[in-house]
RNA sequence: GGAGCCGGCCAGGCAGUCGCUCGACCCCUUACGGGUCGGGAGGAAAGUCCGGGCUCCGGUGGACAGGGUGCCAGGUAACGCCUGGGGGGCGCGAGCCCACGGAAAGUGCCACAGAAAAUAUACCGCCGGCGCAGGCCGGUAAGGGUGAAAUGGUGCGGUAAGAGCGCACCGCGCGGGUGGCAACACGCCGCGGCAGGGUAAACCCCACCCGGAGCAAGACCAAAUAGGGGAGCAGGCGGGCGUUCGCGUCCGCCGCCGGUGUCCACCCGGGCUCCCGGGUAGGUCGCUAGAGGCCGGUGGCGACGCCGGUCCCAGAUGAAUGACUGCCCCUGACAGAACCCGGCUUACCGGCCGGCUCCACUU
Numbered sequence: 001g002g003a004g005c006c007g008g009c010c011a012g013g014c015a016g017u018c019g020c021u022c023g024a025c026c027c028c029u030u031a032c033g034g035g036u037c038g039g040g041a042g043g044a045a046a047g048u049c050c051g052g053g054c055u056c057c058g059g060u061g062g063a064c065a066g067g068g069u070g071c072c073a074g075g076u077a078a079c080g081c082c083u084g085g086g087g088g089g090c091g092c093g094a095g096c097c098c099a100c101g102g103a104a105a106g107u108g109c110c111a112c113a114g115a116a117a118a119u120a121u122a123c124c125g126c127c128g129g130c131g132c133a134g135g136c137c138g139g140u141a142a143g144g145g146u147g148a149a150a151u152g153g154u155g156c157g158g159u160a161a162g163a164g165c166g167c168a169c170c171g172c173g174c175g176g177g178u179g180g181c182a183a184c185a186c187g188c189c190g191c192g193g194c195a196g197g198g199u200a201a202a203c204c205c206c207a208c209c210c211g212g213a214g215c216a217a218g219a220c221c222a223a224a225u226a227g228g229g230g231a232g233c234a235g236g237c238g239g240g241c242g243u244u245c246g247c248g249u250c251c252g253c254c255g256c257c258g259g260u261g262u263c264c265a266c267c268c269g270g271g272c273u274c275c276c277g278g279g280u281a282g283g284u285c286g287c288u289a290g291a292g293g294c295c296g297g298u299g300g301c302g303a304c305g306c307c308g309g310u311c312c313c314a315g316a317u318g319a320a321u322g323a324c325u326g327c328c329c330c331u332g333a334c335a336g337a338a339c340c341c342g343g344c345u346u347a348c349c350g351g352c353c354g355g356c357u358c359c360a361c362u363u
Base pairs, nucleotide, nucleotide: 001359002358003357004356005355006354007353008352009351010350012328013327014326015325016324017323018322020040021039022038023037024036025035026034027033042334046345047344049343050342051341052340053339054214055213056212057211066210067209068208069207070206071085072084073083074082075081086100087098088097089096090095101205102204106203107202108199109198110197123144124143125140126139127138128137129136130135152170153169154168155167156166157165171194172192173191174190175189176188177186178185179184218285219284220283221282228276229275230274231273232272233271235254236253237252238251239250240249241248242247256270257269258268259267292311293310294309295308296307297306298305299304329332
């Protein structure tokens, strides 16, 4: 100098004017309004894909169904997240990627080609026998051929030709040993010629986890309407007591309208008033101080934990966070909170800082 890898951070800046929203204080009798001061989008506020808090669905436990996760250990409120490690793959490397339990439980599926895609099987070839010959019968799975995939590989022995048929090494399985908490590893020991292709983000088996709905959750105040419950209606009659004989007071019974010409009782239907209740419109709460940020110390490789100090940092509800002007620069990406938090994923102009790798060159 070039090419890369990993981690962290920023997300046009400054000034002026006019607004919007929330909070505190002040003016104002209150409301309305006004003033001063302070706060006012993001790293993803997004997708709503996981996990948790919170709320309601009586509570708790269990089973089934259904769903999810899937190497090991740790972190965490929890997770499908994160950290460290193991195994596999890619890269010269820094590093990056992996849905990474079971196919020697069962079932299913495997296009085309091929003899055969899995209870097996033999196209060419090779070997033996028979036949003059075309060929037929048998043996074989070494060689060829098909395919993404074909019954472990190399070599020696063996054989008519061959074959784990025998043997050595490699591979595989089982048992043990050593190291490691474990996954796992071993250029440790022994046994077995050796399981019978692939596929489980196919059914399934194994292990573990999960109750459902969601802030339009839910709680409170409360016009109106419907439906629901309760009390009452203009007064009348009887009795007791008192009395100035007009009445007063107390008790009991009846007592609105309609249903039949009349009266009474019961029954049925209905009106008006008040109350309860109901809970729509509207309002209040939930609502933002939290698994919180920053700084320091401390334990840990780390994720993270603990201790101390310090700070308050949007809370709207037709829904605020903007508009205009000026100057500067490298001309500014993706994108806008709606109950909250931890993650993942996706989108994104550019810039800054730190650590590291490879190549070339100079000293």